Small-subunit ribosomal RNA, 5' domain from an uncultured bacterium, 474 nucleotides, folded computationally. Model confidence (mean pLDDT): 85 of 100.

[in-house]
Context: one part of a larger RNA
RNA sequence: AACGCUGGCGGUAUGCUUUACACAUGCAAGUCGAACGAAAAUUUUAUAAAUUUUAGUGGCGGACGGGUGAGUAACACGUGAGAAUUUGCCUUUAGGAAGGGAAUAACAGUUAGAAAUGGCUGCUAAUGCCCUAUAUGCUUUAUAGUGAAAGGAGUAAUCCGCCUGAAGAAAAGCUUGCGCCUGAUUAGCUUGUUGGUAAGGUAAUGGCUUACCAAGGCGACGAUCAGUAGCUGGUCUGAGAGGAUGAUCAGCCACACUGGAACUGAGACACGGUCCAGACUCCUACGGGAGGCAGCAGUGGGGAAUUUUCUGCAAUGGGCGAAAGCCUGACAGAGCAAUACCGCGUGAGGGAUGACAGCCUUUGGGUUGUAAACCUCUUUUUUCAAGGAAGAAGAUCUGACUUUACUUGAAGAAUAAGCAUCGGCUAACUCCGUGCCAGCAGCCGCGGUAAUACGGAGGAUGCAAGUGUUAUCC
Numbered sequence: 001a002a003c004g005c006u007g008g009c010g011g012u013a014u015g016c017u018u019u020a021c022a023c024a025u026g027c028a029a030g031u032c033g034a035a036c037g038a039a040a041a042u043u044u045u046a047u048a049a050a051u052u053u054u055a056g057u058g059g060c061g062g063a064c065g066g067g068u069g070a071g072u073a074a075c076a077c078g079u080g081a082g083a084a085u086u087u088g089c090c091u092u093u094a095g096g097a098a099g100g101g102a103a104u105a106a107c108a109g110u111u112a113g114a115a116a117u118g119g120c121u122g123c124u125a126a127u128g129c130c131c132u133a134u135a136u137g138c139u140u141u142a143u144a145g146u147g148a149a150a151g152g153a154g155u156a157a158u159c160c161g162c163c164u165g166a167a168g169a170a171a172a173g174c175u176u177g178c179g180c181c182u183g184a185u186u187a188g189c190u191u192g193u194u195g196g197u198a199a200g201g202u203a204a205u206g207g208c209u210u211a212c213c214a215a216g217g218c219g220a221c222g223a224u225c226a227g228u229a230g231c232u233g234g235u236c237u238g239a240g241a242g243g244a245u246g247a248u249c250a251g252c253c254a255c256a257c258u259g260g261a262a263c264u265g266a267g268a269c270a271c272g273g274u275c276c277a278g279a280c281u282c283c284u285a286c287g288g289g290a291g292g293c294a295g296c297a298g299u300g301g302g303g304a305a306u307u308u309u310c311u312g313c314a315a316u317g318g319g320c321g322a323a324a325g326c327c328u329g330a331c332a333g334a335g336c337a338a339u340a341c342c343g344c345g346u347g348a349g350g351g352a353u354g355a356c357a358g359c360c361u362u363u364g365g366g367u368u369g370u371a372a373a374c375c376u377c378u379u380u381u382u383u384c385a386a387g388g389a390a391g392a393a394g395a396u397c398u399g400a401c402u403u404u405a406c407u408u409g410a411a412g413a414a415u416a417a418g419c420a421u422c423g424g425c426u427a428a429c430u431c432c433g434u435g436c437c438a439g440c441a442g443c444c445g446c447g448g449u450a451a452u453a454c455g456g457a458g459g460a461u462g463c464a465a466g467u468g469u470u471a472u473c474c
Stems, first nucleotide, its partner, number of pairs: 001470005008344006014337002016302001021300003025297003030060003035057002038054007067255003077179006085172003090168007098132004107122006137146003151160003181227003188218003193215008230252004234245004257278005280291004308334001310333003316330001317328004347377004358367003382411006391401001418463005423444003429458005439446002
């Protein structure tokens, strides 16, 4: 963990281990009007301006955050070392931003289509695109070649941006020593294979790729093959050495319906981007289209088995923005589940004629048992009422949680005990029923007419909101 029986409360955690099976529905990545043209609405002093909103162009972000563990026995991971590299945003520092141009979406008109989505013509802007110039840069055979920029807000001051170097920070790629499961009933494996030269390619080294040359390279210190498996910090156990394990949390890796590919970009060969193929599902006017929960909830299925189609951006963090702010199923919380751990309670004191009933009995009594009744208290809990924080940083304002925690008052023992076991191991015994039957059982074993071992009852023992069984590890 599950299952059986039982079940009062609180706190803190945890919650598909199986089908990486298929998914209805909603949400999970947007933001910027202080980059740009345009449109609409409202207001006014109605010519025009201001405010608000936004489909489109453009910028930044969608490479983070979140999920899963299929693949992978590998420089994947862990730990050391290293050189041939790149880096948007951020920090520091040195300079610069000159002169021109052509388009295009939106929009308008027209047109194809059921739709998805387009076609044609015309107009327009920019921090979009192009050309010229320049240079501390780069290339290098240096009188050479190559090669940059963008503006916006504001009355202004100034601020935010833009381009090119250098350094840093942090991040990423690469190489390598060592460590890293099982099988020899897998013994040979390898042809871009091993090395060299040249070229290509990359941010960068390199058979990474290609041409030519050589014939090497690995292997009983286990190659190759096969099986299994994400790795680690850790976790469980143990005096330790070890053994087992890799849920939650943290670091790394891999994957995103299956397979393949590149584009854009500082960064991807990209979960909620593109293209191709495949399987599946859906729409269709049959011409053609759409989709991808291993995001959060939720559904079906599988299974012994795992939750709400909840609240909020108040906090922390992230994206965008000058800011106000917007977005954020990250996150913060609530809900469900005794799933685990911890804490508390189910009353306390007195009370013997040792009451009645029950059970046992040698019929005297014993036991349940101070247990109950009864008396006196208390109110943790419970219910009701009133007050009421911190979490808010930041003077004001801002709290989902929150009918919060907590405090005070009132009521009334009131709302709260079960489960397993009792032959030995192993704490706890008698009676009745049954009669090798029915059954029990972890092992030894019990049961065939006096069963402390089966079933029931009384009593006892153990643990206790749990308790027993099953599975698994030490």